Transfer RNA from a Planctomycetota bacterium, 73 nucleotides, folded computationally. RNAcentral holds the sequence, with entries from ENA. Its Rfam family is "tRNA". The family's RNA type in Rfam is transfer RNA. The coordinates come from a structure-prediction model, not an experiment, and the mean pLDDT is 84.

RNA sequence: CGCCCCGUAGCUCAAUAGGAAGAGUGCCGGACUACGAAUCCGGAGGCUGCAGGUUCGAGCCCUGCCGGGGUGA
Numbered sequence: 001c002g003c004c005c006c007g008u009a010g011c012u013c014a015a016u017a018g019g020a021a022g023a024g025u026g027c028c029g030g031a032c033u034a035c036g037a038a039u040c041c042g043g044a045g046g047c048u049g050c051a052g053g054u055u056c057g058a059g060c061c062c063u064g065c066c067g068g069g070g071u072g073a
Base pairs, nucleotide, nucleotide: 001072002071003070004069005068006067007066010025011024012023013022019056027043028042029041030040031039049065050064051063052062053061
């Protein structure tokens, strides 16, 4: 320097051919218990790395950056 993959909740990851974001875990509250743990129920938490573009509509398509990983020279 070129090429490829990844970036979504605190963390680990989903999201089928573009129709508007969900799970596990963690956190908060409740039930249970003598008190905890475990278990069960409920809840909060996201401008999808940044900036543009296409579209009626973008996590998803296009361009440029930024960060991480891999590979070639």